[in-house]
């Protein structure tokens, strides 16, 4: 330098051939239980879906560009 993949909650990830209020597990906070912890159960908080632009009535999803990470080639 070229090509490919990935980027969604604190962490690990799902989702999406464009459309419903953006989700799961773990973690965290509160509660029930207990003498206290743990476990179990219940409830809750937390997101510019990497940044920007475009297409569209509508974008996490499609297109372009930039950034970051990983891989392959030279």
């Nucleotide at each position: 330098c070229u090509c490919c993949g990935c980027g969604u909650a604190g962490c690990u990830c799902a989702g999406c051939a464009g459309g419903a209020u953006a989700g799961a597990g773990c973690a965290c906070a509160g509660g029930u239980u207990u003498c206290c912890u743990a476990a179990a159960c219940c409830u809750g908080g937390g997101g510019u879906c990497g940044g920007g632009a475009g297409u569209u009535c509508g974008a996490u999803u499609c297109u372009c560009u930039c950034c970051g990470c990983g891989g392959a080639g030279g």
A computed fold for a 74-nucleotide RNA from a Beijerinckiaceae bacterium, annotated as transfer RNA. RNAcentral records the identical sequence in 2 taxa. Rfam family: tRNA. Rfam links the family to the GO term triplet codon-amino acid adaptor activity. Rfam classes the family as a transfer RNA. From the family's description: Transfer RNA (tRNA) molecules are approximately 80 nucleotides in length.